[in-house]
Context: one part of a larger RNA
Order: sequence, then C1' cells, then structure tokens
RNA sequence: CGGAGGAUGUCUGAGGGGGUCUGGCCUUAGUACGAGAGGACCGGGUUGGACGGGCCGCUGGUGCACCUGUUGGAGACCAUCUCCAUGGCAGGGUAGCCAAGCCCGGAAGGGAUAAGCGCUGAAGGCAUCUAAGCGCGAAGCCCGCCCCAAGAUGAGACAUCCCCCAAAAGGAUAAGACCCCUGGGAGAACACCAGGUAGAUAGGACAGGAGUGGAAGUGUGGCAACACAUGGAGCGGACUGUUACUAAUCGGUCGAAGG
Repeated sequence: CGGAGGAUGUCUGAGGGGGUCUGGCCUUAGUACGAGAGGACCGGGUUGGACGGGCCGCUGGUGCACCUGUUGGAGACCAUCUCCAUGGCAGGGUAGCCAAGCCCGGAAGGGAUAAGCGCUGAAGGCAUCUAAGCGCGAAGCCCGCCCCAAGAUGAGACAUCCCCCAAAAGGAUAAGACCCCUGGGAGAACACCAGGUAGAUAGGACAGGAGUGGAAGUGUGGCAACACAUGGAGCGGACUGUUACUAAUCGGUCGAAGG
C1' cells in the first nucleotide's frame, strides 16, 4: 500500500515446513524345520542407543546486588561497620538459565502402488496374472502426527462494536488504536504480553519462604586466644501473598459516514 465503510476478537486451511532412525532381551518355543548340530516365520511384551521437543519436582552446574569465614591495607584508636586488593580469597547457595537430570516423540491406522504373488480370461476349443476385468503386496508415495499459513491479489469465514457536518474540496468525531508512562514468564531495535488511579504494572512496606548457620548488645567462664547463654539467633537478590506509601499524573495524535 492492497484486501470496495471503519474496527476488535476468534477461526478455516489452499499451500509450505518438520518428523519418518535403530539395537538387545523375554515370550511364543527349544515349537515348526532338521539325522544331528542347530534353530525360526507370524504375534505379544520389555529395555536401550542416537536424534528431536519440552521442563526444573529430583541429581547437579552457574548463580559478580544472598549468607558466612578469613588475609593485607584504609577510615586516628577499641568494638561494630564500610571500603580497596580478580566477587581480594575461601565455604555454601534462592530465583532464572541450563544438562550430566526428568518427561514425551518416531507410531497405530487408512488410500493408491513397485518388484513380486494371484483370480477370472480370450486372441490361440488347450494353456496363459492381461489383452477387457478383479485381488493382494514395501522402511518408499498420498493422508494421518507437529508447526507456519488469507499478499491464498483466488486477498476467505464467524461473532461483536461504531453510524456526523458539508455542494465539493474538506473538517470534527465514533468504535478502536497509537504516542507517552509502569513493567514482564516478551525481547538486539521493533514487535508481543500484563497494566496505567474505576489501578496490584513496578518499587517500597508488611507477612511468609528458600538460603546462610548462630547477629549486635549484655551476662558468665577463661591470664588470653576464645567458649557458652540469651537464641535455629541475625541477615536475607530475583520466590509466594497482602497492602495504594511512591511512580504509571495531566495530556496529545490518528481514526468511518451507510459502504
């Protein structure tokens, strides 16, 4: 820009893409077969590999705004605390992300076939799967499964919302949308999604929780380093919930005319 009014939402599916893998074991059955040695088809069950998709309850990794310990230095000094030194170093670790962890997938089924196997059957009194006709038959083909998809210009469908002025050019609006703002399980930008006071969108606060691992102060013991008690203490990023305290204020722009 188009899709012959303007919108919001939900679909259809022409067409396209993805996928299509495979081993072992048990059973049938030591059966059929075979002198024996050996040893099945068909069918049922189970467990793996590689690959793919998803997820974070478990096992773990990471986790530079979480907790703790600790070295040298600085803040005059003690204590507390903070800062610098690769997050100073070290021990742990929530969310998120992730695999080495967990779950799922290839199928079943249908259609038409290949080689091949057949039925009926003439030309050619027989025979012949083929000439007319009919059937079976592959990990392959078409469908089935998953994803995209109406610029499918052949531009589709359904539901719902909106319905001025003007001679024209045009103007102001409606439904709706955008700008702007608060953010995110979304993300390079954009987009998408949740919200914008008729509000829980983010921050804060409050109540929990994961985590860390026993705060400060005080008391007691010890010459002291330190230990113990108060006390599963204190602290606590992302997690759960509640709450308008703070910030989403106020505004602006676009957008139909009965098709």

RNAcentral holds the full RNA, with entries from ENA and SILVA. Large-subunit ribosomal RNA, domain VI from Eubacterium plexicaudatum ASF492, 259 nucleotides, folded computationally. Its mean pLDDT, the model's own confidence on a scale to 100, is 89. Rfam family: Bacterial large subunit ribosomal RNA. Its family is annotated with ribosome and structural constituent of ribosome in the Gene Ontology.